Two RNAs folded together computationally: RNase P RNA and transfer RNA, 450 nucleotides in total.
RNA sequence: GGAGUCGGCCGGGCAAUCGCCUGGGGCUUAUGCCCCGGGAGGAAAGUCCGGGCUCCGGCGGACAGGGUGCCAGGUAAUGCCUGGGGGGCGCGAGCCUACGGAAAGUGCCACAGAAAACAGACCGCCACGGGCCGGCAACGGCUAGAGGUAAGGGUGAAAAGGUGCGGUAAGAGCGCACCGCGCGGGUGGUAACACGCCGCGGCACGGUAAACCCCACCCGGAGCAAGACCAAAUAGAGGAGUAUUCGCCGGCCGUAAGGUCGGUGGAACCGUCGUCCGCGCGGACUCCCGGGUAGGUCGCUAGAGGCCGCUGGUGACAGCGGCCCCAGAUGAAUGAUUGUCCUCGACAGAACCCGGCUUACAGGCUGGCUCCUUCA
RNA sequence: GGUGAUGUAGCUCAGCUGGUUAGAGCACGGCACUCAUAAUGCCGGGGUCGGUGGUUCGAGUCCACCCAUCACCA
Repeated sequence: GGAGUCGGCCGGGCAAUCGCCUGGGGCUUAUGCCCCGGGAGGAAAGUCCGGGCUCCGGCGGACAGGGUGCCAGGUAAUGCCUGGGGGGCGCGAGCCUACGGAAAGUGCCACAGAAAACAGACCGCCACGGGCCGGCAACGGCUAGAGGUAAGGGUGAAAAGGUGCGGUAAGAGCGCACCGCGCGGGUGGUAACACGCCGCGGCACGGUAAACCCCACCCGGAGCAAGACCAAAUAGAGGAGUAUUCGCCGGCCGUAAGGUCGGUGGAACCGUCGUCCGCGCGGACUCCCGGGUAGGUCGCUAGAGGCCGCUGGUGACAGCGGCCCCAGAUGAAUGAUUGUCCUCGACAGAACCCGGCUUACAGGCUGGCUCCUUCA
Repeated sequence: GGUGAUGUAGCUCAGCUGGUUAGAGCACGGCACUCAUAAUGCCGGGGUCGGUGGUUCGAGUCCACCCAUCACCA
């Protein structure tokens, strides 16, 4: 100097003016005004996971259903993170990894191919015996037959350990050596796992579980439009009272007609049927009460909070100490204008909160490490 | 704000437990029939299965993540 890899941070700055939402204080009858503060993000997004919180259900457990899936740790919890193991890629720094079980069982493996899972003879190779031909013969060639053979060819994504030597009629773990594989043990490691450790076994039988399934572990359901409180107008279940008219009884006033007060029983009206009887949550006004709509208030932001330091830990993280308060709207605020500077500004905007993951993102700053080249 | 469902031809839909070429009706184009049109008959074209990755020998189908549309909850 070039190429690459892994992190961390920022993502327009400054000033003035005019607005918008909001916390605290003061003034104020309402209502507004004044002063001091605060006002989007790394993803606020997708709603894919995990929790807090709220309501409902629930003795406990099992089944069903769903999820996770190498090991250990972290955490409120996780499918997240950290460290480690196995496998793959890269010269390397480093990156990727849905990575339990296929000798518990079931299913599937199209096409091609002879055969696709208790293997299989199409070509080939090899002896056997029969026929024909040639040859004096030994033998050679062709051919229907019944076998042996998985070394070679060919098909396929996949063909039932690999290489070599021996062996054989030809072959073959048929035998042997090495490699691979399985089982049992040993050693190291918390474990996953590792080992040029020991012994046994000729090999003990393909792939697929993001097919059913088996094993281990986890999960009650719904979601702030959860939920709680206050509560118009109208309608209405229930309760209490008042009012229209008639009869009867009793008290009082009055000679009487009658008036008035109290009690009691009905009726008129409406509906059922044109009429009568009978029947009826039927009907005026006022008040009370429950539930509850419109509307309002709470939930609503001080929290698994942030920053700094020390300690423990490889690390995720934890403990301790100090400092700080950092949006809370409900038609929903965070904007506009002007000036100035630069590298001319991406993706995008809270709506109960938090921890993750995923996705989108112009550009810039910065740290560690690796490889190549050159120079000293 | 939260919850659920669906994407296959221009439109409406099939496609069953992955298997060779993804189909049907309407629409579209051509031909026949007719004086002509419609109807009818015959033939044909048209799909990167919403997108990107992964599992598998093989994906419209299984899995993950995005995108779009629709419905419900005061």